């Protein structure tokens, strides 16, 4: 330095639900809240699921559905 992954340490993120707001909707933002997460950081490239349209064809959402790409903390074996 790299890989594996978790013994520690320092931390981090944040489900459902509720409140307020945005959107036709999926869903998103903020607050409260923690189900969980070793990338639950980021990316819509592939698959998938969801919403939507004047639907042969389009538009949008989900990265905490899977795969992939990319960046990153610590240190045991």
């Nucleotide at each position: 330095a790299u890989c594996c992954g978790u013994c520690a340490a320092a931390g981090g993120c944040a489900a459902a639900a509720c409140c307020g707001g945005g959107g036709u909707a999926a869903c998103c933002c903020g607050g409260u809240g923690a189900c969980g997460c070793a990338a639950a950081g980021c990316c819509a490239c592939g698959g998938g699921u969801c919403c939507u349209g004047c639907a042969u064809c389009g538009g949008g959402a989900c990265a905490g559905c899977c795969g992939g790409g990319u960046u990153g903390c610590c240190a045991a074996a």

c-di-GMP-I riboswitch aptamer from Desulfuromonas sp. CSMB_57, 77 nucleotides, folded computationally. Rfam family: c-di-GMP-I riboswitch aptamer. Clan: c-di-GMP_I riboswitch clan. The organism belongs to Desulfuromonas, within Bacteria.